[in-house]
RNA sequence: GAUGAACGCUAGCUACAGGCUUAACACAUGCAAGUCGAGGGGCAGCAUGGGGUUUGCUUGCAAACCCUGAUGGCGACCGGCGCACGGGUGAGUAACGCGUAUCCAACCUGCCUGUCACUCGGGAACAGCCCGGUGAAAACCGGAUUAAUGCCCGAUGGCGUCCUUUGAUGGCAUCAGACGAGGACUAAAGCGGCGACGCGGUGACGGAUGGGGAUGCGUCCGAUUAGGUUGUUGGCGGGGUAACGGCCCACCAAGCCGUCGAUCGGUAGGGGUUCUGAGAGGAAGGUCCCCCACAUUGGAACUGAGACACGGUCCAAACUCCUACGGGAGGCAGCAGUGAGGAAUAUUGGUCAAUGGGCGCGAGCCUGAACCAGCCAAGUAGCGUGCAGGACGACGGCCCUACGGGUUGUAAACUGCUUUUAUGCGGGAACAAAGGUUGCGACGCGUCGCAUGUUGCGUGUACCGUAUGAAUAAGGACCGGCUAAUUCCGUGCCAGCAGCCGCGGUAAUACGGAAGGUCCGGGCGUUAUCCGGAUUUAUUGGGUUUAAAGGGAGCGUAGGCCGGGGGUUAAGCGUGCUGUGAAAUGUAGUUGCUCAACAUCUGCACUGCAGCGCGAACUGUCCCUCUUGAGUGCGCGGAAAGCCGGCGGAAUUCGUUGUGUAGCGGUGAAAUGCUUAGAUAUGACGAAGAACUCCGAUUGCGAAGGCAGCCGGCUGUAGCGUUACUGACGCUGAAGCUCGAAAGCGUGGGUAUCGAACAGGAUUAGAUACCCUGGUAGUCCACGCGGUAAACGAUGGAUGCUCGCUGUCGGCCUUUCAUGGUCGGUGGCCAAGCGAAAGCAUUAAGCAUCCCACCUGGGGAGUACGCCGGCAACGGUGAAACUCAAAGGAAUUGACGGGGGCCCGCACAAGCGGAGGAACAUGUGGUUUAAUUCGAUGAUACGCGAGGAACCUUACCCGGGCUUGAACUGCAGGGGGACGAUCCGGAGACGGUGAGGUCAGCAAUGACUCCUGCGGAGGUGCUGCAUGGUUGUCGUCAGCUCGUGCCGUGAGGUGUCGGCUUAAGUGCCAUAACGAGCGCAACCCCUUUCGCCAGUUGCCAUCAGGUUUUGCUGGGCACUCUGGCGACACUGCCACCGCAAGGUGCGAGGAAGGUGGGGAUGACGUCAAAUCAGCACGGCCCUUACGUCCGGGGCUACACACGUGUUACAAUGGCGGUCACAGAGGGAAGCCACCCAGCGAUGGGGAGCAGAUCUCGAAAAGCCGUCUCAGUUCGGAUCGGAGUCUGCAACUCGACUCCGUGAAGUUGGAUUCGCUAGUAAUCGCGCAUCAGCCAUGGCGCGGUGAAUACGUUCCCGGGCCUUGUACACACCGCCCGUCAAGCCAUGAAAGCCGGGGGUGCUUGAAGUCCGUGACCGCAAGGAGCGACCUAGGGCAAAACUGGUAAUUGGGGCUA
Repeated sequence: GAUGAACGCUAGCUACAGGCUUAACACAUGCAAGUCGAGGGGCAGCAUGGGGUUUGCUUGCAAACCCUGAUGGCGACCGGCGCACGGGUGAGUAACGCGUAUCCAACCUGCCUGUCACUCGGGAACAGCCCGGUGAAAACCGGAUUAAUGCCCGAUGGCGUCCUUUGAUGGCAUCAGACGAGGACUAAAGCGGCGACGCGGUGACGGAUGGGGAUGCGUCCGAUUAGGUUGUUGGCGGGGUAACGGCCCACCAAGCCGUCGAUCGGUAGGGGUUCUGAGAGGAAGGUCCCCCACAUUGGAACUGAGACACGGUCCAAACUCCUACGGGAGGCAGCAGUGAGGAAUAUUGGUCAAUGGGCGCGAGCCUGAACCAGCCAAGUAGCGUGCAGGACGACGGCCCUACGGGUUGUAAACUGCUUUUAUGCGGGAACAAAGGUUGCGACGCGUCGCAUGUUGCGUGUACCGUAUGAAUAAGGACCGGCUAAUUCCGUGCCAGCAGCCGCGGUAAUACGGAAGGUCCGGGCGUUAUCCGGAUUUAUUGGGUUUAAAGGGAGCGUAGGCCGGGGGUUAAGCGUGCUGUGAAAUGUAGUUGCUCAACAUCUGCACUGCAGCGCGAACUGUCCCUCUUGAGUGCGCGGAAAGCCGGCGGAAUUCGUUGUGUAGCGGUGAAAUGCUUAGAUAUGACGAAGAACUCCGAUUGCGAAGGCAGCCGGCUGUAGCGUUACUGACGCUGAAGCUCGAAAGCGUGGGUAUCGAACAGGAUUAGAUACCCUGGUAGUCCACGCGGUAAACGAUGGAUGCUCGCUGUCGGCCUUUCAUGGUCGGUGGCCAAGCGAAAGCAUUAAGCAUCCCACCUGGGGAGUACGCCGGCAACGGUGAAACUCAAAGGAAUUGACGGGGGCCCGCACAAGCGGAGGAACAUGUGGUUUAAUUCGAUGAUACGCGAGGAACCUUACCCGGGCUUGAACUGCAGGGGGACGAUCCGGAGACGGUGAGGUCAGCAAUGACUCCUGCGGAGGUGCUGCAUGGUUGUCGUCAGCUCGUGCCGUGAGGUGUCGGCUUAAGUGCCAUAACGAGCGCAACCCCUUUCGCCAGUUGCCAUCAGGUUUUGCUGGGCACUCUGGCGACACUGCCACCGCAAGGUGCGAGGAAGGUGGGGAUGACGUCAAAUCAGCACGGCCCUUACGUCCGGGGCUACACACGUGUUACAAUGGCGGUCACAGAGGGAAGCCACCCAGCGAUGGGGAGCAGAUCUCGAAAAGCCGUCUCAGUUCGGAUCGGAGUCUGCAACUCGACUCCGUGAAGUUGGAUUCGCUAGUAAUCGCGCAUCAGCCAUGGCGCGGUGAAUACGUUCCCGGGCCUUGUACACACCGCCCGUCAAGCCAUGAAAGCCGGGGGUGCUUGAAGUCCGUGACCGCAAGGAGCGACCUAGGGCAAAACUGGUAAUUGGGGCUA
C1' cells in the first nucleotide's frame, strides 16, 4: 500500500459499487419454463347468444334451473416449438481442462438467411371424453369410439448412397475421381383470410451462427516417489460414430513412456484480470466477462438439431417424508427464507415500465434473467456539523507552577453574517422510443411516412422554489526510541504494558487516571492475510581463506562451453508487413451525472503467438582450409613416484657363555618391578622382528592419501631441447568407476620394539587421568572389507591478461668464469587492484570467460524416519515439531592470565623490635535487656564519629506532664506591666500562694508578658541508591588528556611507541607528528651553615657597683639566643664512561652533594565506598506526637569471640641512693613559688604572673650500691580496710593516696605487624577535651641511640611494552555435563482404530448393442428369453497414509 474481511469504540447525509471465504451440510413454505385455439378432437369451469321450464310478478322485465360448442375463450388431452438458453456452485480435475497459435482432403448445425425445385393420392391407429375395474394414496388396467401440421402406404423427383460399367485428370495424404450409361433405395401438411394474400411443409446446394475433433507451445509442489505400461505401442481387417482414432474387437509384431523427471503422492477449476513492485518479479483468481466441470452419491441410456439433461426418465446407495404396512414421494451449488457450522456475510420485498429470452401471425402470456427498492460504515467518492469579529486574555478546572504566573485560549460569552444539510409548504422531470390500435398517404407490394389516443415498477423520487433558525450532526488512536506529539498524580518487579528494543523493585515522558499535545477524521484503532522495504533465493541482482558455503582425490558418460581464415544456409537473432491478441480492465483525451467517485465515446496499449518478405555481424548447420590450443615422434638429463625381488650395518630384546658383585631401575620425591637361583654393568657368540642415524634443506616426487638404507628389474608421470608429424582431435563434468592417512573388521602368518584395554605402584579430597613398573589386541606381512579425518592452502578445475625485488630446485644457451639470458617448478617481500577487516597480491583472495560442487539466522541435528551400502562397527542421503533474538567473523579499547620482557615499593630477602599465649584497659561482634540509642563492617570498620556518657550530654527505656507547643516568627482580639522573694504539695517538671514591684509615650500605640484563635513550627523520623559539601582508598602511584595534522570505512590509533636515562610521561636521541593542559618537579613552611639589621622579659666577653648564693644592679649587644632580611647547592669544578641526557668516584671545595632531612600539596578517575546523626537540601512520613519538659534507669550488662593497646614474665633487670643535661607547650573561677600540717593523696597560709620576666617544673633513661635466677626484693591483677579531691549528687558508674592481700604470667602454635638513620628501639615531658575522670587513647616535644639490605627467584601491590582471550557487572568473569522438579513438542513401541487409491475372485440392477423370438401384430416391428459389458455389493491378500497407546529414547524451556 491492499482486502468479499472480522472485532472494539464512535456515527449526520448523498451517489456508485459490494455482501456464506466455513458444511458441494440438511432443508419447512412460496415463486424461478412455458407458450401456441391461426395444427387437432373437444367442453370441466367462466362469459355471450339461442331454445325450454319454473318462480317473482304490472301484458314485459328480472332471477333460478335445464338443453344447445352456436360464439368468446379454454382446465385437462393429442400435436408443434421451447425446456441443452438464462440462473447457481467450484466438489472433482495437474487434464488438450484452460490459454494461445494452427489444422480438419476426418465433421455436424434446429430457429435465421440466399438460390433452385416441389407440396399428388390414400390409409390405419392412439390419447382425451365415455363405460367398467384395482388401490389408502401415487397411480394403473381392461373395453368401446375418435381428430390432426401425430403415424403409415403409394406416386413423382433431384441430390446423395450402393451395385454394374467408363475411367479423362489431379495429388503432400490411407488416394481423390470429372463428363457419362444402366439398376436399386428415399420427400412433403396444412392453417388463417371474402379476397388479394399471408403464415407454414418437403428436398437440394450455399451463407451465417453454434458446436465436435486433432496438434505445437505454456500451465503448482515433492526424488525420503526411479522405473512405469499389456489394449499397453504399432500394423492389417472389421465394428461403431456427425467425424478421426485401440474408441471397441479379432489376428500379427514387441513395442511405447522416463533424470529435458515417466509413474506415484500432495495440492488446485483455468484465463481475461486483481494487489504490490522502479522494473523484473511475487502473491491472488471474490464481484464482472470467456471457457470447463458439477447438480444428494454412483451408473445408464431415451428423446432431440443439440443432453447422457439443476427445477426429465430408469437403476443402485445414503438420507428425509407419507402410509390403511400392501406400497409410494423427494432432491434450493435458481430467488427469497430456515436450521447447522462459523470471527463472519442481507428481504420468505416490487415490477415486467426498460434491456434480454421462450412461444405465438398478432394482441399477448411467461420470465426470482433483468430493472428497482429494503438491510449492512463492509469499500470508494462527495457534502456538512458553521463563517467573520471578539481580552497584553473573563469565569471555572480533579491542570501545571519558581506562587510571580502559565495553559486550556479567540476557545467561550457577546456582536454581525450565511442556510449546504435538517424540518415545513409548494412546484416537479428525464428514463418512452419503438411496438400496438385506428385512419390517411407513398412506392420498389410488404415495407415506409404522417396523424391519433395508449403504456411508468422505481415515484410525487431526482431536481427547483420558498419559510424557519446556528438552528439537527465528532469521534478514535497515540504521545520512551523507531514515530508526529509531555507534564502531574496514583501504583511500587504489584497491578499491568509490549510490533521490536524493552518499561514497572517509592521521584515511571513506557502501567492506570487527569490536563495538555500529535495524527487521522464519519471514521479511528486492533487482528488476520498478500506484496514492498528484503540485492534476505540475487534473470535484472548475492556469495563460498577466516562470517553459512569447494565434493578427500582422479578418470570419465550424458550435458554445458569451445581457436584462426574462406564459403554456404537462414534455425536462433534483427527489421518491415499481415492476421490474431473478445469485451470489460489499464492508459490519454472528450462527453454525461451540480463536482468527484462512476459511466459513455474515441485513440493507444495488451510487451504474446502465427504467417510472408528482407538482412547476415554474432550463435548454430554443412563444406574447404590453417597451426598457435591439444596430441605424437626424436634427443637429453632429473626425482624419498609406484610395484616386485635381493642385500646391508647400527640399535633393541632374548638365548648361551666369560668377567664381576650388590644392588639395578625409576621419579618432583618414591614405590610397584628385576636381583645372591648372581641382576644391572661389561666381553664373546648366536637368534628374531621392526625401523632406516648422519646426508636432510620454506629440497624433491606424486592427482590426492602419501613417499626416505643400498642394488636390480618392471610400470608411470613431469621438465627441457628440437620443430618432423596429425590438424581443434579441446575444457569441465550430474550419474558411474577407481584410488583413498590412522583407527577398525575377516582369514592366515609373524611378533623385536612400542603399546589402547587390563593389573600393580604413586599423586590426590577423590584420580576409573597426567607420572612409574608390567602388559593383551594392535603396530609388521598376504589377501579381502570398510571409505572416514582440522582428508587444510580451512582457498574446485581449465584458459588468457595485469608493476617489481630477492632466494632456491631441474634443464638449455651464453660467458670476460663476476655472471647474464630463457623455460618449468618451489619460497619470501611488495605496487596497482581486491577485501568487512585480518590479509591476498603472476602459485591471486586482482581483471575476465567456461564447467562442476556447495550456502541461505542459531539451537533442535548431521539427529529421527525412510531408502541405499556394509560381516559388524558404521557410512551416504537427510527433515520436522518445538525453541531463541540472537549465533557468528574480523578488528578496537580495556580488564584478566598459575603468558613473556623491563622496572619500582620495608614487597620479599637481610636485620631490630613487636602482635598472636597472661592480666588489665579500650573498641567491636554475639548474647542479654524495659533500654543496653545510632552510625562505621576486607584491605579503606573495630583506643573509629567520641579532643572526656555519674546528672547534663542523650538521640534509647520506664514513669509523670504540655499541645501555637522548649526555642523563632506574622496577624487579629482580649487581659496585664514585665519580673518575682517566701511558703505549701510533688520525685521533679509543674501546680498553687503571692510579700515586693509597678516600663516608654500627651495620646494613638510600642517594647515585654499571659490567654484565645488563625498561619507558619518542631522531628538525631526514612531514603548517602534523589543530592550539595566533606572524607577514606588505589596513591605522592606516574600517570590522565586536549588542539591541529596524519593513518584507519569505523571503533580507534599516532602523539604517550622505540633506544638510553630518571624518584618521576625526569630528560636526551630517534620519530607523521608538532605543540599544549592537568599531574611530576620547582615556587610555600620547618630544620641544618653563614652574613646583615634589631636588642627586652633573653645574654654577660669587656668596664663599674654590690653581695644573701643568683646578670642581682649600672652598663653593653661581642657571644648564645630571639626574629626579620639575605647568602649558599647548580652535577657548577676535576677524572672516567656515554652521541646526548646522564651515570660513576673513600675526588676537591663546602655546614650541607647530587631531591640534604621533614611538612603542606593528592591529576583524569575507581569503589551507586562513608556520612540525611556535624551542617545544608529534594521527596516521603508524624502533628494532644515519631514534637517538647522532667525524675529515674540505660549507653558501663557478660557464657563467649575478635581487633587495638598497657603492664609484665625480669639481672641490658628490680629496689635504694645520688647528681646533672632538654624541647615544646599551658596558665586568671587559672598556674601556684615559698612556709606550715599530713607517710601520702591533699589541706591551711601565701608572694609572683594574662607570661623569653612568675609558674606548671621534678625531666627520665644515666651513674653508684644492693639483690643472684626463685613465681623471686620479678609481676602487679584481684580483694579487704582507711582516706583525699571534684561535684547538687561518686550505689548502679569517678580519679587519686596509704596499709594489707599478692592472681595469671618463666618470652608465647599456626600465622602475622612496624621500621632503612637521628630511623627502629628505649626514656621521660607537654597539650586539647575537661568540675572531675575511667588517657594505658589521640596530638606534639625533646633525651639516649642501633642492626641490616647479597640481591629481585619467590609472596603482595603498582608502572610501561608485548601476547592470548569465548571476559566487558571485566577472573569474585565466563561457562560444561550429570542429577532433582515442573511444563512442552517429538522419535520408537506389543497393539488398537480409521482413510484414500489399486489388484484378484465372486455376484451383478438399470441400460445400449448383439442373438433368438413357437407369443402379440396383416405387416413393419415388438414382448419375452439369452449373451457381453458395467455401477453397486460380498470375500481376500498386500502396499500407502493418518490417529491413538502401557512403556521407553533423546531434545527444548524454566532460579

Predicted 3D model of a 1455-nucleotide RNA (small-subunit ribosomal RNA) from an uncultured bacterium. Its Rfam family is "Bacterial small subunit ribosomal RNA". Gene Ontology terms of the family: structural constituent of ribosome and ribosome. Its mean pLDDT, the model's own confidence on a scale to 100, is 82.